[in-house]
This is a predicted structure of a 316-nucleotide part of an RNA (large-subunit ribosomal RNA, domain IV) from Methanobacterium sp. It matches the Rfam family "Bacterial large subunit ribosomal RNA". Rfam links the family to the GO terms ribosome and structural constituent of ribosome. The coordinates come from a structure-prediction model, not an experiment, and the mean pLDDT is 86.

Context: one part of a larger RNA
RNA sequence: ACUAGCUAAGGGAAAUCGGCAAAAUAGCCCCGUAACUUUGGGAUAAGGGGUGCCAGCUUUGUAAGAAGCUGGUCUCAGUGACAAGGGGGGCCCGACUGUUUAAUAAAAACAUAGGUCCUAGCAAGCCCGAAAGGGUGUGUACUGGGGCCGACACCUGCCCAGUGCCGGCACGUGAAGCCCGGGUUCAACCGGGUGAAGCGCCGGUAAACGGCGGGGGUAACUAUAACCCUCUUAAGGUAGCGAAAUGCCUUGCCGGAUAAGUACCGGCCUGCAUGAAUGGUAGAACGAGGUCCCCACUGUCCCUAGCUAGAACCUA
Numbered sequence: 001a002c003u004a005g006c007u008a009a010g011g012g013a014a015a016u017c018g019g020c021a022a023a024a025u026a027g028c029c030c031c032g033u034a035a036c037u038u039u040g041g042g043a044u045a046a047g048g049g050g051u052g053c054c055a056g057c058u059u060u061g062u063a064a065g066a067a068g069c070u071g072g073u074c075u076c077a078g079u080g081a082c083a084a085g086g087g088g089g090g091c092c093c094g095a096c097u098g099u100u101u102a103a104u105a106a107a108a109a110c111a112u113a114g115g116u117c118c119u120a121g122c123a124a125g126c127c128c129g130a131a132a133g134g135g136u137g138u139g140u141a142c143u144g145g146g147g148c149c150g151a152c153a154c155c156u157g158c159c160c161a162g163u164g165c166c167g168g169c170a171c172g173u174g175a176a177g178c179c180c181g182g183g184u185u186c187a188a189c190c191g192g193g194u195g196a197a198g199c200g201c202c203g204g205u206a207a208a209c210g211g212c213g214g215g216g217g218u219a220a221c222u223a224u225a226a227c228c229c230u231c232u233u234a235a236g237g238u239a240g241c242g243a244a245a246u247g248c249c250u251u252g253c254c255g256g257a258u259a260a261g262u263a264c265c266g267g268c269c270u271g272c273a274u275g276a277a278u279g280g281u282a283g284a285a286c287g288a289g290g291u292c293c294c295c296a297c298u299g300u301c302c303c304u305a306g307c308u309a310g311a312a313c314c315u316a
Stems, first nucleotide, its partner, number of pairs: 002310007010302002014300001019297001027051005036041001038151001052073009074078001086295007093287002098110002114149007125136004153281003157212003162209002164205005171200003177194006213231005240274001241271001252268005
């Protein structure tokens, strides 16, 4: 010096990416308990007090026992060892319990109740199988299969031009076959007609794939622009939310917290490049999730020291 364990005056996170690790809290009884909330919770919230042993007595009970009162008594310490929650606040994400990368990831990923769309009338649809046959299912639309979103609450705007899907069909196009004609009354071959699906064409459909503008001017300070003009699109982003897990510029600006804060929280909106089931916004409870702050506590640190055990190494 290493591994495991223990102790430490004063300070108490100054250490560090970060309180990582350690410390602290801890059982039971009594008192007491906030915001918020889906009225269930939150909650062991938080925060206090008590706790051993001995004697007598009370209540209850058949008893064992349980609950209590009074007095006494010992220790540094009475849940005396073991065992045994640290707590509070703000924000993000995911509603929740659950699932996952056997051997670097447990999560905000997956799933989930629930929502919605598509599809199928059953000898169906979907799936396995060259087929026979089988599954769904000895089920039948309150069912089966598939897609997306993801509790609950409030909502979910505009666009069908493109792509896809569905429907329609007067007409156009449209293979073989068939019909007619030509070809020496044959065949090849040539021409014309007829002609399914499809495509063209016409319509529908966005909780289908997806998309959701630019320029100029204008109010009696200035600034800004409810208003006007213009180009243009299929339609020009509604409600919300917003420097955000999304903001380049950017450590944006203002406020809070600190002596000091590229972090955090609240606000603003100039959204490089937010936005509504690729869901938008809220939100109690929950989380070995992420982030910030406070209390308690500490060898994380100031700043190291000592002890116990072990192992390795060095020397003899």